[in-house]
RNA sequence: CCAGACGAUCGGAUGGCCGCCUUCGGCUCCGGCCGGGGGAGGAAAGUCCGGGCUCCACGGAAACACGGUGCCGGGUAACGCCCGGCGGGGGCGACCCCAGGGACAGUGCCACAGAAAGCAAACCGCCCGGCUCCGGCCGGGCAAGGGUGAAAGGGUGCGGUAAGAGCGCACCGCGCGCCCGGCAACGGGAGCGGCACGGUAAACCCCACCGGGAGCAAGACCGAAUAGGGGCGGACGGACCGUAUGGUCCACGGCGGUUUCCGGCCGCCGCCCGGGUUGGUCGCGCGAGGCGUCCGGCAACGGACGUCCCAGAUGAAUGGUCAUCCCCCGGCCGGCGACGGACGGGGACAAAACCCGGCUUACAGAUCGUCUGGCCCG
RNA sequence: UGGGGCGUCGCCAAGCGGUAAGGCAUCGGUUUUUGGUACCGACAUUCCCAGGUUCGAUCCCUGGCGCCCCAGCCA
Numbered sequence: 001c002c003a004g005a006c007g008a009u010c011g012g013a014u015g016g017c018c019g020c021c022u023u024c025g026g027c028u029c030c031g032g033c034c035g036g037g038g039g040a041g042g043a044a045a046g047u048c049c050g051g052g053c054u055c056c057a058c059g060g061a062a063a064c065a066c067g068g069u070g071c072c073g074g075g076u077a078a079c080g081c082c083c084g085g086c087g088g089g090g091g092c093g094a095c096c097c098c099a100g101g102g103a104c105a106g107u108g109c110c111a112c113a114g115a116a117a118g119c120a121a122a123c124c125g126c127c128c129g130g131c132u133c134c135g136g137c138c139g140g141g142c143a144a145g146g147g148u149g150a151a152a153g154g155g156u157g158c159g160g161u162a163a164g165a166g167c168g169c170a171c172c173g174c175g176c177g178c179c180c181g182g183c184a185a186c187g188g189g190a191g192c193g194g195c196a197c198g199g200u201a202a203a204c205c206c207c208a209c210c211g212g213g214a215g216c217a218a219g220a221c222c223g224a225a226u227a228g229g230g231g232c233g234g235a236c237g238g239a240c241c242g243u244a245u246g247g248u249c250c251a252c253g254g255c256g257g258u259u260u261c262c263g264g265c266c267g268c269c270g271c272c273c274g275g276g277u278u279g280g281u282c283g284c285g286c287g288a289g290g291c292g293u294c295c296g297g298c299a300a301c302g303g304a305c306g307u308c309c310c311a312g313a314u315g316a317a318u319g320g321u322c323a324u325c326c327c328c329c330g331g332c333c334g335g336c337g338a339c340g341g342a343c344g345g346g347g348a349c350a351a352a353a354c355c356c357g358g359c360u361u362a363c364a365g366a367u368c369g370u371c372u373g374g375c376c377c378g
Numbered sequence: 379u380g381g382g383g384c385g386u387c388g389c390c391a392a393g394c395g396g397u398a399a400g401g402c403a404u405c406g407g408u409u410u411u412u413g414g415u416a417c418c419g420a421c422a423u424u425c426c427c428a429g430g431u432u433c434g435a436u437c438c439c440u441g442g443c444g445c446c447c448c449a450g451c452c453a
Base pairs, nucleotide, nucleotide: 001374002373003372004371005370006369007368008367009366010365012325013324014323015322016321017320018319020039021038022037023036024035025034026033027032041349045360046359048358049357050356051355052354053215054214055213056212059262060261061260062259063258064257066211067210068209069208070207071085072084073083074082075081086100087098088097089096090095101206102205106204107203108200109199110198123146124145125142126141127140128139129138130137131136154172155171156170157169158168159167173195174193175192176191178189179188180187181186219282220281221280222279229273230272231271232270233269234268237250238249239248240247241246252267253266254265255264275452276451289308290307291306292305293304294303295302296301326347327346328345329344330343332341333340334339379449380448381447382446383445384444385443388402389401390400396433404420405419406418407417408416426442427441428440429439430438
């Protein structure tokens, strides 16, 4: 210098003028005015996970169903997230990717091709014997070679054999138990077994673990308006006490996703039609909060100390314009050239709506650090 | 905010793991003097996009993009 990998940061700057939202102080003729402070993001986005918060069920238990997660260890309020490790795959490498439990609990599927697709099977072949009209045919043995396929019941080599074959042996693979290391996933070693067990669970399923429901239109208060109206379906039973409103008990029905049991609450529940309002205040900004230093830890992260207060709108504020500068692009002019000058165009993705932790996706351009491969020079 | 569904040729669409049906439209041809009708033929490299699982994906899974429908307050 070129090509690349990983991690991180920023994502226009300054000033003038005109505006917007909010908060504090002052004045006020209650309409506002003046002054000070604050005012979008790394993703505010998609709403894909996990929580806080709020209400409902708020007493549960068991089973089933449904949904989710899925190597091991750790982090965390929690997670499907993050970190470290293991195993597998890719890359010369830095490094990257993996929904990565179970296929001897069971069931299903494996198109076409092929002889044969899960139980074994023999099309072309190879070998032996017999026959022969010399083309081949018949009987038997074999699964090495060819062919089909994504996949053909271990692979390579040597021996062996009529030809062959784990038939025998060595190595590799696989399975089984043992020993060693590791918290574990797993790794290593020696031994035994001649190979019996194909793939698919992002097919049903099995196993382990997790999950009560809803969401700031949660929820609370104030105010306004209307017809607290109608229809259909299910239930509306009995006993006792009391003058009566009513109360007690049993039954019935309803209230969990379903069922059962105990217990509780309600007396109505479900569906449909019709009517009204489209107001205000709170919730609502001190929080698993930001920044810095030190300590523990490989890291995610945790702890201690110091310091800071930082948007709260409700059809929804955070903007517009001008000037100077910055970056990029285009042609033009000057200059041998490095470069300089004026002109024109452009400067992304996108914008809080109860709040956090993540994930995913979008993003013009700029910068920094660590590392890898290659080339050149000293 | 919550729930449900869809995306396949220009239009309407079938298809539930194994060469992507069909109709309308379009184009070409035959019939006709011409047009229409009728008949024959052609028309999906890429099934919204990107990854993954699988031997194999329109179909299964994950993420994204676009579109449609329903519910909510008071009584």